[in-house]
């Protein structure tokens, strides 16, 4: 620079349940609360794929499915 990832430091996200709010619904948001994350950080589109909705198309939503950007640290 690359790949790589601890029982290192030192900081950070925050699942499911559960309250309320908003939505047709998937879901979202806020409080709560840690299963987990080295990109659970950003992108939903002129890349897959998943849910939602509809007779199908359309519409809405997932970045914590894989992707694409970008980026902490350094023991083997």
């Nucleotide at each position: 620079u690359a790949a790589u990832g601890a029982u290192a430091a030192g900081a950070g996200c925050a699942a499911a349940a559960c309250u309320a709010u908003u939505g047709a619904a998937a879901a979202a948001u806020a409080g709560c609360g840690a299963c987990g994350c080295a990109a659970a950080a950003c992108u939903a589109g002129a890349g897959g794929g998943c849910c939602u909705u509809u007779a199908a198309u359309a519409u809405g939503g997932c970045a914590g499915c894989c992707a694409g950007u970008u980026g902490c640290c350094a023991a083997a």
Molecule: c-di-GMP-I riboswitch aptamer
Organism: Fusobacteriota bacterium